[in-house]
RNA sequence: GCCCCCAUCGUCUAGAGGCCCAGGACUCGGGGUUCUCAGUCCCGCAACACCGGUUCGAAUCCGGUUGGGGGUA
Numbered sequence: 001g002c003c004c005c006c007a008u009c010g011u012c013u014a015g016a017g018g019c020c021c022a023g024g025a026c027u028c029g030g031g032g033u034u035c036u037c038a039g040u041c042c043c044g045c046a047a048c049a050c051c052g053g054u055u056c057g058a059a060u061c062c063g064g065u066u067g068g069g070g071g072u073a
């Protein structure tokens, strides 16, 4: 250089065109329980890498950019 794959809350992840202003677990914050802590229960905060296109409608499909991984002389 060329080819392939991947990118979603702080972390791990679900999603496969409308049911989702995106769900779950852990972490974190608040509260209950406890003499206290741990544990447990309830509530809360928090995400679609970026730009463009297709479509009535995009996290999802297409192109490009960026970043990461793999292959190849």
Stems, first nucleotide, its partner, number of pairs: 001072007010026004018056001028044006049065005
Description
Transfer RNA from a Planctomycetota bacterium, 73 nucleotides, folded computationally. Rfam family: tRNA. It is annotated as a transfer RNA. RNAcentral holds the sequence, with entries from ENA. NCBI's taxonomy places the organism under Bacteria, Pseudomonadati, Planctomycetota. Its mean pLDDT, the model's own confidence on a scale to 100, is 83.